[in-house]
RNA sequence: UUCUUAUCCAGAGAAGUCGAGGGACCUGACCCAAUGACGCUUCAGCAACCAGCAAACUGCAUUGGUGCUCCUUUCAGAGAAUGAAUAAUCAUUCUGAAGAUGAGAU
Numbered sequence: 001u002u003c004u005u006a007u008c009c010a011g012a013g014a015a016g017u018c019g020a021g022g023g024a025c026c027u028g029a030c031c032c033a034a035u036g037a038c039g040c041u042u043c044a045g046c047a048a049c050c051a052g053c054a055a056a057c058u059g060c061a062u063u064g065g066u067g068c069u070c071c072u073u074u075c076a077g078a079g080a081a082u083g084a085a086u087a088a089u090c091a092u093u094c095u096g097a098a099g100a101u102g103a104g105a106u
Base pairs, nucleotide, nucleotide: 002105003104004103005102006101007100008099013043014042015041016040017039021032022031023030026077027076028075029074044069045068046067048066049065050064051063052060053059054058073098078095079094080093081092082091083090084089
């Protein structure tokens, strides 16, 4: 890298530095951003997973390994069901696709 699997509506901030876009890809919307976003570094914090403890579905703890700390994975874009409407369409729910993270395997 690839495959399998679980979860993804909760939670959690500042300083320094950098200097222009960023929010995975494409489209449409929307949000953040020179009152400095994004990235990097330091400290702090959260508790998603594994290791740990337990009365083990669940909870505790943050010691270790990762991870995370604007907006539901920002929302929608594929399908199905239900409801409203004469209908176009709108709304809700479910299941996918893709993505992210952990664990295992190759």
Predicted 3D model of a 106-nucleotide RNA (SAM riboswitch aptamer (S box leader)) from Savagea serpentis. It matches the Rfam family "SAM riboswitch aptamer (S box leader)". Rfam links the family to the GO term regulation of gene expression. About the family: The SAM riboswitch is found upstream of a number of genes which code for proteins involved in methionine or cysteine biosynthesis in Gram-positive bacteria. The RNAcentral record of the sequence draws on Rfam. The source organism's lineage runs through Bacteria, Bacillati, Bacilli, Caryophanales and Savagea. Its mean pLDDT, the model's own confidence on a scale to 100, is 84.